This is a predicted structure of a 73-nucleotide RNA (transfer RNA) from a Candidatus Woesearchaeota archaeon.
RNA sequence: GCUCCGGUAGCUCAGUUGGUAGAGCGUAGCUCUCGUAAAGCUAAGGUCGAGGGUUCAAUCCCCUCCCGGAGCU
Repeated sequence: GCUCCGGUAGCUCAGUUGGUAGAGCGUAGCUCUCGUAAAGCUAAGGUCGAGGGUUCAAUCCCCUCCCGGAGCU
């Protein structure tokens, strides 16, 4: 330098022929208990890597760039 894969909640990851995003763990609160743990319930937490384009509508499609990984030279 070229090709491919990935970037989504604090962490690990889903997701969608384009219609406004979820799970597990973790965190906080409550119930339970003499108390703790466990268990159950509830809640918070996201500019979906950045910018632009197409579209009534983009996490998804197109372009450029940034970061990480693999391969080739």